[in-house]
């Protein structure tokens, strides 16, 4: 010096003028409205993201709401941790890529059953096609060799054999026993001829874990109109928020159709599982304690528009109830660590 790998940061800055949304204070005057309410005045903060996209998980909140247990049906799937959880992170185990730092695995169970393995091939839960031995031959013995094929009675090498064959023997796979480590997947060692596959991202079995629905949830206040019309069911138990049983509950009500009025305002709406520093624990996610801040809250839905200056000359893109995650998209610039190669001390 180059090439790589993992991480973390930034996503144009600054100043000036009008301009746009909305907070907390004073102020209580005016303006619109039947009315609930709205607007305008002055100071002083504030005003999109790292993914704000995708709606793909998980929960905060609402509502059913009360009483529950089952069936089906839906997730997850390798061990122990983190978290509110979680399919997410983190650490290890096993596999697999990669000289390496890393990266990547839909990683429980084929001995509970059911299926599938096209096509070649003699055969694909099984078989003898070429082929070896024996035999005048009829026929018998082989699964060692070749050939198909993704896979053909565990490899490789020897002993034996009539000619093989784990029949036997050395070594290595894999399955089992047994003994040690380790909380735990799991890892050592040792015995052991047991030795007919793989797929479960096939159906299925295990194991754990799940109510629904959703802010257009939901309450509130105001206003009109036609508590019009027709039907069905219901103390023989009706409606009761996925589906079916059972239980449970207990109505002047539940539900279909056709008609008709309202299409206003308020609240939910942001004070958080929150940001931000320090300290201390932990291999790490993370967690605890201390100090300190309040950073959007539209709703025909807000950030524009212009002037100067700087330079990395600007990519991806725009909140809508709120928060933790994956996942996709992204130009430039900054840092940290780690690995190879080379070169030079």
């Nucleotide at each position: 010096u180059g090439a790589g790998u993992c991480g973390g940061c930034u996503g144009g800055a600054c100043g000036g003028u009008c301009g746009c949304g909305g907070g907390u204070g004073c102020g209580a005057a005016g303006c619109c409205g039947c009315g609930a309410g709205g607007c305008u005045g002055c100071a002083c903060g504030c005003g999109a993201g790292g993914a704000a996209a995708g709606u793909c998980c998980g929960a905060g909140c609402u509502g059913c709401a009360a009483a529950g247990g089952g069936c089906a049906g839906g997730g997850u799937g390798c061990u122990g941790g983190g978290u509110a959880a979680c399919a997410c992170c983190c650490a290890g185990u096993g596999g697999g890529g990669g000289c390496g730092a890393c990266c990547c695995c839909a990683a429980g169970g084929a001995a509970a059953g059911u299926g599938c393995c096209a096509c070649a091939g003699a055969g694909a839960c099984a078989u003898a096609c070429c082929g070896c031995c024996c035999g005048c031959g009829a026929g018998g013995g082989c699964a060692a060799g070749g050939g198909u094929g993704a896979a053909a009675a565990g490899g490789u090498g020897g002993u034996g054999c009539a000619a093989g064959a784990g029949a036997c023997c050395a070594c290595c796979a894999g399955g089992g026993g047994c003994c040690g480590g380790g909380u735990g997947a799991c890892c050592g060692g040792u015995c052991u001829g047991c030795u007919a596959g793989g797929c479960a991202a096939a159906c299925c079995c295990c194991a754990c874990c799940c109510g629904c629905a959703g802010c257009a949830a939901g309450a509130c206040c105001a206003a009109a109109u036609a508590g019009g019309g027709g039907g069905a069911g219901g103390a023989u138990g009706a409606g009761g928020c996925g589906g079916c049983c059972c239980g449970c509950g207990g109505a002047g009500c539940u539900c279909c159709c056709c008609g008709g009025g309202u299409u206003g305002g308020u609240c939910g709406c942001u004070g958080g599982a929150g940001g931000c520093g320090g300290c201390a624990g932990g291999c790490g996610a993370c967690u605890g304690c201390c100090g300190u801040c309040c950073u959007a809250g539209a709703u025909a839905g807000a950030u524009g528009a212009u002037c100067g200056u700087c330079c990395u000359c600007g990519a991806c893109a725009g909140g809508a109830c709120u928060c933790g995650g994956c996942u996709u998209a992204c130009a430039g610039g900054c840092c940290g660590a780690c690995u190879c190669a080379c070169c030079g001390g």
This is a predicted structure of a 345-nucleotide RNA (Bacterial RNase P class A) from a Bacillota bacterium. Taxonomically the source falls in Bacillota (Bacteria, Bacillati). It matches the Rfam family "Bacterial RNase P class A". Rfam classes the family as a ribozyme. About the family: Ribonuclease P (RNase P) is a ubiquitous endoribonuclease, found in archaea, bacteria and eukarya as well as chloroplasts and mitochondria. Its best characterised activity is the generation of mature 5'-ends of tRNAs by cleaving the 5'-leader elements of precursor-tRNAs. Cellular RNase Ps are ribonucleoproteins. RNA from bacterial RNase Ps retains its catalytic activity in the absence of the protein subunit, i.e. it is a ribozyme. Isolated eukaryotic and archaeal RNase P RNA has not been shown to retain its catalytic function, but is still essential for the catalytic activity of the holoenzyme. Although the archaeal and eukaryotic holoenzyme s have a much greater protein content than the bacterial ones, the RNA cores from all the three lineages are homologous -- helices corresponding to P1, P2, P3, P4, and P10/11 are common to all cellular RNase P RNAs. Yet, there is considerable sequence variation, particularly among the eukaryotic RNAs. Identified in Yersinia as Ysr151/RnpB. The sequence was found by an Rfam model in a public genome assembly. Its mean pLDDT, the model's own confidence on a scale to 100, is 80.